[in-house]
Molecule: transfer RNA
Organism: Candidatus Undinarchaeales archaeon
RNA sequence: GGGCCCGUAGAUCAGUCCGGUAGAUCGCUACCCUGGCAUGGUAGAGGCCUCGUGUUCAAAUCACGACGGGUCCA
Numbered sequence: 001g002g003g004c005c006c007g008u009a010g011a012u013c014a015g016u017c018c019g020g021u022a023g024a025u026c027g028c029u030a031c032c033c034u035g036g037c038a039u040g041g042u043a044g045a046g047g048c049c050u051c052g053u054g055u056u057c058a059a060a061u062c063a064c065g066a067c068g069g070g071u072c073c074a
Base pairs, nucleotide, nucleotide: 001073002072003071004070005069006068007067010026011025012024013023020057028044029043030042031041032040050066051065052064053063054062
């Protein structure tokens, strides 16, 4: 220098292909349960989906560019 893949909640990831209200598990907070703890149950907080531009009535999702990470080739 070039090809491919990835970037979404504190963590690990789904959702993207086929645009239509952002989800799961763990963790966190409160309550229930217990003599107390653990386990279990209920509820809640937490994301402008890496950034910019474009397309569209509508973009995490499509197009282009940038940045970061991984991998392969040179």